Predicted 3D model of a 466-nucleotide part of an RNA (small-subunit ribosomal RNA, 3' major domain) from an uncultured bacterium.
Context: one part of a larger RNA
RNA sequence: UGACGGGGGCCCGCACAAGCGGUGGAGUAUGUGGCUUAAUUCGAUGCAACGCGAAGAACCUUACCUGGGCUUGACAUCCCGGGAACCCUCUGGAAACAGAGGGGUGCCCUUCGGGGAACCCGGAGACAGGUGCUGCAUGGCUGUCGUCAGCUCGUGUCGUGAGAUGUUGGGUUAAGUCCCGCAACGAGCGCAACCCUUGUCCUUAGUUGCUACGCAAGGGCACUCUAAGGAGACUGCCGGUGUUAAGCCGGAGGAAGGUGGGGAUGACGUCAAGUCCUCAUGGCCUUUAUGCCCAGGGCUACACACGUACUACAAUGGACGGUACAAAGAGCAGCGAACCCGCGAGGGCAAGCAAAUCUCAAAAAGCCGUUCUCAGUUCGGAUUGGAGUCUGCAACUCGACUCCAUGAAGUCGGAAUCGCUAGUAAUCGCGGAUCAGCAUGCCGCGGUGAAUACGUUCCCGGGCCU
Numbered sequence: 001u002g003a004c005g006g007g008g009g010c011c012c013g014c015a016c017a018a019g020c021g022g023u024g025g026a027g028u029a030u031g032u033g034g035c036u037u038a039a040u041u042c043g044a045u046g047c048a049a050c051g052c053g054a055a056g057a058a059c060c061u062u063a064c065c066u067g068g069g070c071u072u073g074a075c076a077u078c079c080c081g082g083g084a085a086c087c088c089u090c091u092g093g094a095a096a097c098a099g100a101g102g103g104g105u106g107c108c109c110u111u112c113g114g115g116g117a118a119c120c121c122g123g124a125g126a127c128a129g130g131u132g133c134u135g136c137a138u139g140g141c142u143g144u145c146g147u148c149a150g151c152u153c154g155u156g157u158c159g160u161g162a163g164a165u166g167u168u169g170g171g172u173u174a175a176g177u178c179c180c181g182c183a184a185c186g187a188g189c190g191c192a193a194c195c196c197u198u199g200u201c202c203u204u205a206g207u208u209g210c211u212a213c214g215c216a217a218g219g220g221c222a223c224u225c226u227a228a229g230g231a232g233a234c235u236g237c238c239g240g241u242g243u244u245a246a247g248c249c250g251g252a253g254g255a256a257g258g259u260g261g262g263g264a265u266g267a268c269g270u271c272a273a274g275u276c277c278u279c280a281u282g283g284c285c286u287u288u289a290u291g292c293c294c295a296g297g298g299c300u301a302c303a304c305a306c307g308u309a310c311u312a313c314a315a316u317g318g319a320c321g322g323u324a325c326a327a328a329g330a331g332c333a334g335c336g337a338a339c340c341c342g343c344g345a346g347g348g349c350a351a352g353c354a355a356a357u358c359u360c361a362a363a364a365a366g367c368c369g370u371u372c373u374c375a376g377u378u379c380g381g382a383u384u385g386g387a388g389u390c391u392g393c394a395a396c397u398c399g400a401c402u403c404c405a406u407g408a409a410g411u412c413g414g415a416a417u418c419g420c421u422a423g424u425a426a427u428c429g430c431g432g433a434u435c436a437g438c439a440u441g442c443c444g445c446g447g448u449g450a451a452u453a454c455g456u457u458c459c460c461g462g463g464c465c466u
Base pairs, nucleotide, nucleotide: 007466008465009464010463011462012461013460015456016455019420020419021418022417023416026311027310028309029308030307031306032305033304034302042053043052064297065296066295067294068293069292070291073127077126078125079123080122081121082120083119086103087102088101089100090099091098092097107116108115109114129286130285132284133283134282138280139279140275141274142273143271145269150189151188152187153186154185155184156165157164158163169180170179171178195263196262197261198260200231201230202229203228204227205226206225209221210220211219213218234257237251238250239249240248241247313413317372318371319370320369321368322367323366329360330359331358334353335352339348340347341346379410384405385404386403387402388401389400390399426448427447428446429445430444431443432442
């Protein structure tokens, strides 16, 4: 000077408390440990690993295993020889690949001999290659403390010096925010503001949108909306309080009031935190293999243990019929209407749409009726049998979905533990990325819409002074 204390003082945070809903019990999905295996590729491991890298493992992916092959190599540059490229057929083979046969000549220059560019085949060597090791050699990127209010510098002053001061103190704030004081005076990185979005209004614009007109065509641009510009909120006004300050409390006006709500934005640093398997890169290792190609298998195994989710255990519910209201998105190798066929998944035909025009598209919970009457049930849907649909060379290992049948555990969950303070929790559906196909995950969107906060003694984390 820091750090630490079951030392003290002050102060914050869904930290506790007050509430609401969960997890821990069941079934399933998914990740991990372990065990197994020829292989079950690798990494991530308290918070800050475990629906994580992976925004999608049937082949591919794929890095793993078994087997079959290649050795200047799948890929790059250079040299020599031959041939344009390229296309087709046959044989062996699981394919990779090996062998055989046929067709076919282009472009530029030319002294018509040939030369050159691109591409292919063969050969020699320099070299290629490595998801091999080291994240404790590194760059870059990221997590975390933490959107916490801190971290520093110049000059001056003090101290022999390490250092101190400033940054402490009195108030105040979400804030090292601001005010006052002070051997300090200033400054920088952070805070805040500037950015995006949402909430109100105005102006401009008016199709594909809208409709005070109309059956439509047409008319109109008021409204909704779209998207560009502007206004608006600043403690600006009033009262109280405070040190005449910063501010705080109440009020008015206002769509909005004291940071209006949300987002982006992450200081100096910490954890030799994570990543050599995104990429880049030093060193080491490998070079007929630790490289490359292919087929099949594996990553999907299963006594068990843990994390994260989904679905339930029912009547605030299940089933059936009728009926209403979104937002945000995506679409041409795509979205696919209407009509017809099928109980259905889906199929047939095919309009429109590169989309404020057409399509996906039915929103669901809700509301109005009917039924079930507390039961392992008309709850719950696992599991299994059968029959199918779709994608795709191909669904055996190992896809999703449909129909019929089957109908398991489960009657609200021990110790313990998590999230959330408002359009939030809870609950309901919709969309997108990835993607041939595959979503209970992830990222978004809207609908319905609560309860509680006395307070800071205690638990956890953090800030300042001592």

The full RNA is in RNAcentral, with records from SILVA.